The prediction has a mean pLDDT of 85. A computed fold for a 1384-nucleotide RNA from an uncultured bacterium, annotated as small-subunit ribosomal RNA. Its Rfam family is "Bacterial small subunit ribosomal RNA". Gene Ontology terms of the family: structural constituent of ribosome and ribosome. RNAcentral holds the sequence, with entries from ENA.

[in-house]
C1' cells in the first nucleotide's frame, strides 16, 4: 500500500395549466464549453489559435533538387609560356560554371476531408503464405570482351511546343562470358521442430545465377549470400451511425479440382465440376459520416463533438491506364477521354494552389504576395556546400487563455452641480476640489544578451538591465417586474415600443423611451448560433401504464426467455492473481523553467480495454444419475342458458276466412296524416306464416374472450370434488414470424319474411326542423354457405407462481356431528359478491377474484393541436381494416379532489312571489321628471332591478355651474411683510345697461411710540376644468334576507372540512336533541324610542265628579286632585297556569285570566361582503390640467325650446255622484319684519281698522260624513283644459317666466290593448289638516297628522327573489358563464 469497517467528499433548484390544492405533464430559465459571427467599447504584454462556406476558379511569385570526387565535353577571367598590326591570337596548368549522359532523391516532407459504413479505423491476435532502397553486421567476390546512344557536328520541319535524318564519341549508361553449391530449380539420404497445409539442419548429384569503378593513396563505392535494424503488404476475433414506410438478396454468386496471375494466401482471374451462400442476432436497399489518440459537458453512468497537436486512412481539376522504380498505380511524373482556361500564324500547342503567400467568388464570418535557413528535421554531395513556403521568427485580428495598467493616502463647509422631495431634508460622496506620496504600462535616453561544440543570429538593438518626466497617455458594456443581485422621476398613454419564459404599455408603468441612482462584469460587457448540464424529459445505475399518455379483443401455440429437489462432472459465463500490450500529447499527483499565471517541461499514477496463462467451483451455463412437492394421466362423483344438428311446444302480434256488430277506430302534451258504411275498431270460430321464448329468475350459473335461456334427443369441449395407482419437470411467457376464434352493422350467392325498422313518404312541432313526436314502410333483422375483423371488444385492470389480519352473503362439492322429507353447527376445496386491518395509491379508491410484497415473461406509453391524417406497403368484392408520420402551431392539453356559482336536479322552508281580493298604471287633459331633438345657451350629474315629483325641502333677477356683450388682473375675502395716504364712509354730478371709471363738498383717533383704515407692491389665491377605474366620508342594493366567521382541538400531503351537518322546532345558525368537537366573535333576538291598560307622584295655560258662587250661555269664580289630559317614574306578557301532543325544546286551544297572548302594533337599528354600483358638482383629497383666463364682476338671455318617446303624478270620464243649502266632530305642527281674533269695504282673491299671542292661555282651524232640496243619463248642472277680458298680491323687476281672485269660453275624455304596480288590518281605499324649503311660486311634489274604513288568502304546482341540505359540471369575470360549426 492493497483490504475490511467507520467518517468525510460528491450529488442545489426555480417560473408557468387553477379561485385555490395535490398529482401527470410539457415549455422556460439560472452554469459549463466554442476555430464562432454580430452590436457598443478598446491601454499594455505573454502564450496560442484563425476559411467550420465553393474538393469553385485561380494572376503572380516562390515551395525539390543535387554530384564534375561516375563520363564524353562546354566555358575559361585572373596566372604562366610564345607570337603580334598592341585591338588581339596560340599554347597550358588549376579554378568557377554549365546543357547533356549516368547516379540518388523526387513514394519523404507539406495541403485536403471530396470519396469511404469499408478489415477504413480502434484493439487483440496471426504470416509455416510476404516485399524492404539508404543503415548496421558476419562470410566471400570486384575477371575476360563486345556494340551503342545523347551531348556535339552537318542538313532539315514547324508560328509556338518541340521535332526528323544523317555523322563522330565517353562511362559508375548498356550486353557477352568466366568464377561463385553460401542463393534459385529438380531429384536422394540423415536429424530436429510446429496448432494444420507444413519448417528447420546436415550430407551428397545435376541444372541455373554476379559485379564499375573512381581518386588528392587516404578514403568513397559495385557484387553475391546469411542475419539485424526500419518501413510496408496480407488474413482474422472483438468493437464503434441512422431508417423495416428497405425484408428478402446473390450468377464468380457460394464451394471444390485444376490452372494464370502476384513479393504474397485467396473466385483476384479462367477452364470444368457442385447448388449452394448471406439474412429478423436486420442481409439488400436508401440516408448520413473520414476513423482514433481525444475534446466539451456531467456527482457519475452517460450524451455531443473529431478545429489546432500526435497516429492511420483517403484524395490531388474529374474518370481510367499503365510505367519508371526497393518503394507509386506518383499532389508541383507520363498516356487517353471529358469539362474549363490560356496561347496560336487555326495547321496544332499550354495547363491543373486541397504546398506558402496572394486574387476574385461564396459568405455571419478567417491573417503578410513579409525575414531567415541562425536553429530543428529532410535531400544529394568524401566534403565545403547547395537546396528546403518543412521549419524558425516577424505581421494582421480581444479570437481564446493568462497576467498587468488606468494610481495612492489624507481631505466635510458633506462646496458646486444634477437627481428627488412630505421643502424639513436626502442622495450623487470623500466622490471631486484642495495638499502629500509613488511611477507599474506605455514614452525618452543609456547599456545589452542566451539560444552555437571553433566560425556562422532571421528574430533584434528584442528580452532584460540602468537613468529621466509627469498623475501625468490609458473604461467601458449590460442589467434593475417575479425567476434574479439592483428603484426613483420625467416622456408616452394597448401608441411608440419590450419579451427567455410568466407577461408589461388603453393617463400616476419600479416591465416602453430618457435621466438620477443602484447590482453585474470589466479590456471587455452584451446578443445570436451550437453541444452537454439541469431532463429521474428514452429512467443499466434511475420511470411508467384501472381513472393523466401507456395491456394486444381472446386462445393455441413457433423461436427466443425464465424455470422444482439430491448427487456427481465439467469450467464457457462470474469472481481472484500473474504476464504482454494499451505511441507520444493529453488529464491528474506531486517537481523543474519563464519575475506570477497562462504556457514549456523531467517523473510518476493513470489509460475501468484486449490476449495469453494459472489457480478456485458457490451460483448460471453443458453433461449424467436419480426425486415426486410443479404438470399431466387413470379411476370416482354430482352441477352447469358451454358447443352443434335434429325433432316438438304454448302464449302473442300480423294476415286469411266465417259469424256477430255499428260508426267510429287510431294516435297525442294536443292533433293531423292514416283505417273504417265496399262495414272498420271491439268480440267469436277456423286457418296460415314468421321471429322470439313469459312466469321460474337470483348483487344465480357456464364459457378464453366475443357470447350463451322454451321442451327433448343425438354428438360433444371444459372445470370442480374425492382417490394417490402411473409418469417424472415433461413448467412457464409467447416476437413486428404462425393458426384458430371473435357483438353489432356491412359485403356476396340462395332461400325466408309475422313484428320491429336505417333510407324514404306522409302528419305534426318550430323562426326553420332534412331531428325528437305520430301514421307507414325498403334493405336489414331470421336460415344455409362464404366474406370482413372492427367496438366504451371494460373489471377502460396481460399471463403464470408464491406470500400477507378478520368478518359476512351466495352457487357447486367433499367430510365430522346432527336432521329424518330431513333443518342447523363446524371443518375442508372450487367459483361469484360485499365490508375492512396492513400495506399501496396524486387522490377517488384497492385491498388473498390486489391497484400490496417479491419473481419470470409478452404488449405498450414519452406534451396537447396537426392525426389514428397523408403517402408508401400489406389484406378486402367493396366497405374499410392494419401498419402509420411530417410541416405547421399552442403554454398548456390533462387526472384527481376542494370551495363557490349555476342547472329547464331533486329534497326542506320562506317572502303581497303566486293565487285568493281590493284599489290604481298604460288610453284623455293637464303637472313634473327623463330620452330625443332643438338652441347662442337649453350647465351638470343619476341610466334595468338600486336613474326617471331624482341631486332640487322653492331656477323671474339672485340662485347659475350654460350662452352673448361689456368690465378687472394681488385679481372676490382673509393673513403676513414694507412703501404711500389721512382716509373709510356719506352727500352729489356726469359717461354707461350695470360692474366699473371720473368730478365736487364733506370726514379720524392719539399718552406722539403708535392705533385704525384705504391703496400700492411682494408672497400666499382662484377653478361647479378632468379623473368616482387613484381616494375619504357618505349613500343605494342584495336584505331585516339569517347569515358570516374566529381560537383551540380533530381529520386530511393539501386547497380544506369538522364546529355550522342530522333529527325536531323557530319569524330567526331560535332554541332543545344527537355529535370529534369544545367554546368564541360579528349578525338575530333583547336594551332605546312611540302606541296600546293600570298605578304613583305632579297639578298651569289643561280637567270639573262632589261643594259653594255665578251666568242669555260658558270651568266663568272659588276651590278641587277623583276623572280626562299632561309630564316623570313604574306595574304589566313569561307559554307563567290548565287541557291535549312531544324525550326535550316547543306547538296547539271560540281555554281560564287580562287592556294586552304567543315577536301586542309600530320605529330607530343594516353582519362578512356584493355591484371597479353612486357621488372629485354638498364636503374632504392625490394626480394632471387653465393663470390680462378653464379666474373673477356686471347686464340680458337660457336651465321654462317641442315633431316626437317614457316614467312618476293630479283632475276626470260621473248618480256609492255633482250642485245648492243646513249641521257636527279631529290630530300633528306652525306662529313676532308672523299667526291675526273681532268690525268695516269687495261677487272674490284681498284690501283697511285693530283685540290677543313671545303661545296646553290667543291665532291658524278640517273635508268626508250626516241632514233638505234639486239634477235623471246627456259629452251632461259630468269633466274642467285651453284661451278672452277684468283683477288681487309678493317682489327693484310677474315680457320671456309667479301664484290666487272674478267674468266669460267649455276641448280631450263615456272606465283604457299586449302588459304591469301597490296593498293581509286600523292595512288598502277614501277624506281633509300641518310642516320645512319660502319674498313669492309654478307643491298636482316630499314629509307629518288625524277622520270614514273594507274585502280576501283553498294553497306552494307554477313565475319573481331568498335560505339550508344534497347532486351533476368542461362554469370561477362564475349561465348575461363556456363552447362548436359558417362566413368576413
Nucleotide at each position: 500500500a492493497a483490504u475490511u469497517c467507520g467518517c468525510c467528499c460528491u450529488u442545489a433548484g426555480a417560473g408557468u395549466u387553477u379561485g385555490a390544492u395535490c398529482c401527470u405533464g410539457g415549455c422556460u430559465c439560472a452554469g459549463g464549453a466554442u476555430g464562432a459571427a454580430c452590436g457598443c467599447u478598446g491601454g499594455c504584454g505573454g502564450c496560442g489559435u484563425g476559411c467550420c462556406u465553393a474538393a469553385c476558379a485561380c494572376a503572380u511569385g516562390c515551395a525539390a533538387g543535387u554530384c564534375g570526387a561516375a563520363c564524353g565535353g562546354u566555358u575559361a577571367a585572373a596566372c604562366c609560356g610564345c607570337c603580334c598590326u598592341c585591338g588581339g591570337g596560340c599554347g597550358g596548368a588549376c579554378a568557377u560554371a554549365c546543357a547533356g549522359u549516368g547516379g540518388c532523391g523526387a513514394a519523404c516532407g507539406g495541403g485536403u476531408g471530396a470519396g469511404u459504413a469499408a478489415c477504413a479505423c480502434g484493439u487483440g491476435a496471426c504470416c509455416a503464405a510476404c516485399c524492404u532502397g539508404c543503415c548496421c553486421c558476419g562470410c566471400g567476390c570486384u575477371c575476360c570482351g563486345g556494340g551503342a546512344c545523347a551531348a556535339c557536328c552537318g542538313c532539315u520541319g514547324g508560328a509556338a511546343a518541340c521535332g526528323g535524318c544523317g555523322g563522330c564519341u565517353a562511362a559508375u549508361a548498356c550486353c557477352g562470358g568466366a568464377u561463385a553449391c553460401u542463393c534459385c530449380g529438380c531429384g536422394g539420404c540423415c536429424c530436429c521442430c510446429g496448432c494444420a497445409u507444413g519448417g528447420g539442419g546436415g550430407c551428397g548429384g545435376c541444372g541455373g545465377g554476379a559485379a564499375a569503378g573512381c581518386c588528392c593513396c587516404g578514403a568513397c563505392g559495385g557484387c553475391g549470400c546469411g542475419g539485424g535494424a526500419u518501413g510496408g503488404g496480407g488474413u482474422c476475433g472483438c468493437g464503434g451511425c441512422c431508417c423495416a414506410u428497405u425484408a428478402g438478396g446473390u450468377a464468380g454468386u457460394a464451394g471444390g479440382c485444376g490452372g494464370g496471375g502476384u513479393a504474397g494466401a485467396g473466385g483476384c482471374c479462367c477452364a470444368c465440376c457442385u447448388a449452394g451462400c448471406c439474412g429478423a442476432c436486420g442481409a439488400u436497399g436508401g440516408g448520413u459520416a473520414g476513423c482514433c489518440g481525444g475534446a466539451c459537458u456531467g456527482a457519475g453512468a452517460g450524451g455531443u463533438c473529431g478545429a489546432u497537436c500526435g497516429g492511420c486512412c483517403a484524395c490531388a481539376u474529374u474518370g481510367g491506364g499503365a510505367c519508371u522504380g526497393a518503394g507509386a498505380u506518383a499532389c508541383g511524373g507520363c498516356c487517353c477521354a471529358g469539362a474549363c482556361u490560356c496561347c496560336u500564324a487555326c495547321g496544332g500547342g499550354a495547363g491543373g494552389c486541397a504546398g506558402c503567400a496572394g486574387u476574385g467568388g461564396g459568405g455571419a464570418a478567417u491573417u503578410u504576395u513579409g525575414c531567415g535557413c541562425a536553429a530543428u528535421g529532410g535531400g544529394g554531395g568524401a566534403a565545403a556546400c547547395c537546396c528546403u513556403g518543412a521549419c524558425g521568427c516577424a505581421g494582421c485580428a480581444a479570437c481564446g487563455c493568462c497576467g498587468c495598467g488606468u494610481g495612492c493616502g489624507g481631505g466635510a463647509c458633506g462646496a458646486a452641480g444634477g437627481c428627488c422631495c412630505u421643502c424639513g431634508g436626502g442622495u450623487c460622496g470623500u466622490a471631486a476640489a484642495c495638499c502629500g506620496c509613488u511611477u507599474u504600462c506605455a514614452g525618452c535616453a543609456g547599456g545589452g544578451a542566451a539560444g552555437a561544440c571553433c566560425a556562422c543570429g532571421a528574430c533584434g538593438g528584442u528580452a532584460c538591465c540602468u537613468g529621466c518626466a509627469g498623475a501625468a497617455g490609458a473604461a467601458g458594456c449590460u442589467c434593475c417586474g417575479g425567476c434574479u443581485a439592483a428603484c426613483u422621476a420625467c416622456g408616452u398613454g394597448c401608441c411608440a415600443g419590450c419579451a427567455g419564459c410568466c407577461g408589461c404599455g388603453g393617463u400616476a408603468a419600479u416591465a416602453c423611451g430618457u435621466a438620477g441612482g443602484g447590482g453585474g462584469c470589466g479590456a471587455g460587457c452584451g446578443u445570436u448560433a451550437u453541444c452537454c448540464g439541469g431532463a429521474u424529459u428514452c429512467a443499466u445505475u434511475g420511470g411508467g401504464c384501472g381513472u393523466a399518455a401507456a395491456g394486444c379483443g381472446c386462445g393455441c401455440g413457433u423461436a427466443g426467455g425464465c424455470g422444482g429437489c439430491c448427487g456427481c462432472c465439467u469450467a464457457a459465463g462470474c469472481g481472484g492473481a500473474a504476464c504482454c500490450u494499451c505511441u507520444a500529447a493529453c488529464c491528474c499527483c506531486g517537481g523543474g523553467g519563464c519575475u506570477c499565471a497562462a504556457c514549456c517541461u523531467g517523473g510518476g499514477a493513470a489509460c475501468u480495454g484486449c490476449u495469453u496463462c494459472u489457480g478456485a467451483a458457490a451460483c448460471u451455463g453443458u453433461a449424467u444419475g436419480g426425486c415426486u412437492g410443479g404438470a399431466g394421466u387413470g379411476c370416482u362423483g354430482g352441477a352447469g342458458a358451454g358447443g352443434u344438428g335434429a325433432g316438438c311446444g304454448g302464449a302473442a302480434u300480423u294476415c286469411c276466412u266465417a259469424g256477430c256488430g255499428u260508426a267510429g277506430c287510431g294516435g297525442u302534451g294536443a292533433a293531423a296524416u292514416g283505417c273504417g258504411u265496399a262495414g272498420a275498431u271491439a268480440u267469436u270460430g277456423g286457418g296460415a306464416g314468421g321471429a322470439a321464448c313469459a312466469c321460474c329468475a337470483g348483487u344465480g350459473g357456464c364459457g378464453a374472450a366475443g357470447g350463451u335461456a322454451g321442451c327433448u334427443c343425438u354428438c360433444u369441449g371444459g372445470a370442480c370434488u374425492g382417490u394417490a395407482a402411473c409418469u417424472g419437470a415433461c413448467g412457464u411467457u409467447g416476437a413486428g414470424g404462425g393458426c384458430u376464434c371473435g357483438a353489432a352493422a356491412g359485403c356476396g350467392u340462395g332461400g325466408g319474411g309475422a313484428g320491429c325498422g336505417a333510407a324514404c313518404a306522409g302528419g305534426a312541432u318550430u323562426a326553420g326542423a332534412u331531428a325528437c313526436c305520430c301514421u307507414g314502410g325498403u334493405a336489414g333483422u331470421c336460415c344455409a354457405c362464404g366474406c370482413a375483423g372492427u367496438a366504451a371488444a371494460c373489471g377502460a385492470u396481460g399471463a403464470a407462481u408464491g406470500c400477507u389480519a378478520a368478518c359476512u352473503g351466495u352457487c357447486c362439492g367433499g367430510u365430522g356431528c346432527g336432521a329424518a322429507u330431513g333443518a342447523g353447527c363446524g371443518c375442508u376445496g372450487g367459483g361469484c359478491g360485499g365490508u375492512a386491518c396492513a400495506g399501496c395509491g396524486a387522490a377517488a379508491g384497492c385491498g388473498u377474484u390486489a391497484a400490496g410484497c417479491a419473481u419470470u415473461c409478452c404488449a405498450c406509453c414519452u406534451g396537447g393541436g396537426g392525426a389514428g391524417u397523408a403517402c408508401g406497403c400489406c389484406g378486402g368484392c367493396a366497405a374499410c381494416g392494419g401498419u402509420g408520420a411530417a410541416a405547421c402551431u399552442c403554454a398548456a392539453a390533462g387526472g384527481a379532489a376542494u370551495u363557490g356559482a349555476c342547472g329547464g336536479g331533486g329534497g326542506c322552508c320562506c317572502g303581497c312571489a303566486c293565487a285568493a281580493g281590493c284599489g290604481g298604471a298604460g288610453g284623455a287633459a293637464c303637472a313634473u321628471g327623463u330620452g330625443g331633438u332643438u338652441u347662442a345657451a337649453u350647465u351638470c350629474g343619476a341610466u334595468g332591478a338600486u336613474a326617471c315629483g331624482c341631486g332640487a325641502g322653492g331656477a323671474a333677477c339672485c340662485u347659475u355651474a350654460c350662452c352673448c356683450g361689456g368690465g378687472c388682473u394681488c385679481a372676490a375675502a382673509c393673513g403676513c411683510a414694507g412703501g404711500a395716504u389721512g382716509a373709510c364712509g356719506g352727500g352729489u354730478c356726469c359717461c354707461g345697461a350695470a360692474a366699473g371709471g371720473g368730478g365736487c363738498c364733506u370726514u379720524u383717533c392719539u399718552u406722539c411710540g403708535g392705533a385704525c383704515a384705504u391703496u400700492c407692491u411682494g408672497c400666499g389665491a382662484g377653478g361647479u376644468g378632468c379623473u368616482g377605474c387613484a381616494u375619504g366620508g357618505u349613500u343605494g342594493u342584495c336584505g331585516u334576507c339569517a347569515g358570516c366567521u374566529c381560537g383551540u382541538g380533530c381529520c386530511g400531503u393539501g386547497a380544506g372540512g369538522u364546529g355550522u351537518c342530522g333529527g325536531c322546532u323557530u319569524a330567526a345558525g331560535u332554541g332543545c336533541c344527537a355529535u370529534a368537537a369544545c367554546g368564541a366573535g360579528c349578525g338575530c333576538a333583547a336594551c332605546c324610542c312611540c302606541u296600546g291598560u293600570c298605578c304613583a307622584c305632579a297639578g298651569u295655560u289643561g280637567c270639573c265628579a262632589g261643594c259653594a258662587g255665578g251666568u242669555a250661555a260658558a270651568g266663568c269664580u272659588g276651590g278641587g286632585g277623583a276623572c280626562u289630559c299632561u309630564g316623570u317614574g313604574g306595574a304589566g306578557a313569561c307559554u307563567g297556569c290548565c287541557g291535549g301532543c312531544g324525550c326535550a325544546a316547543g306547538c296547539u286551544g271560540c281555554g281560564a285570566g287580562g287592556a294586552a297572548g304567543g315577536c301586542g302594533g309600530g320605529g330607530a337599528u343594516g353582519a362578512c361582503g356584493u355591484c371597479a354600483a353612486a357621488u372629485c358638482a354638498g364636503c374632504a383629497c392625490g394626480g394632471c390640467c387653465c393663470u390680462u383666463a378653464c379666474g373673477u364682476c356686471c347686464g340680458g338671455g337660457g336651465c321654462g325650446a317641442c315633431a316626437c318617446a317614457c316614467g312618476u303624478g293630479u283632475u276626470a270620464c260621473a248618480a256609492u255622484g255633482g250642485c245648492a243649502g243646513g249641521u257636527a266632530c279631529a290630530g300633528c305642527g306652525g306662529g313676532a319684519u308672523g299667526c291675526c281674533a273681532c268690525g268695516g269695504g269687495g261677487c272674490g282673491a284681498c284690501c283697511c281698522g285693530g283685540c290677543g299671542c313671545u303661545g296646553a292661555a290667543c291665532c291658524c282651524g278640517a273635508a268626508a260624513a250626516c241632514c233638505u232640496g234639486u239634477c235623471u243619463c246627456a259629452g251632461u248642472u259630468c269633466g274642467g283644459a285651453u284661451u278672452g277680458g277684468a283683477g288681487u298680491c309678493u317682489g327693484c323687476a310677474a315680457c320671456c317666466c309667479g301664484a290666487c281672485u272674478c267674468c266669460a269660453u267649455g276641448a280631450a275624455g263615456c272606465u283604457g290593448g299586449a302588459u304591469u304596480c301597490g296593498c293581509u288590518a286600523g292595512u288598502a281605499a277614501u277624506c281633509g289638516c300641518g310642516c320645512a324649503u319660502c319674498a313669492g311660486c309654478c307643491a298636482c311634489g316630499g314629509c307629518g297628522c288625524g277622520g270614514u274604513g273594507a274585502a280576501u288568502a283553498c294553497g306552494u304546482u307554477c313565475c319573481c327573489g331568498g335560505g339550508c341540505c344534497u347532486u351533476g359540471c368542461a362554469c370561477a369575470c362564475a349561465c348575461c358563464g363556456c363552447c362548436c360549426g359558417u362566413c368576413a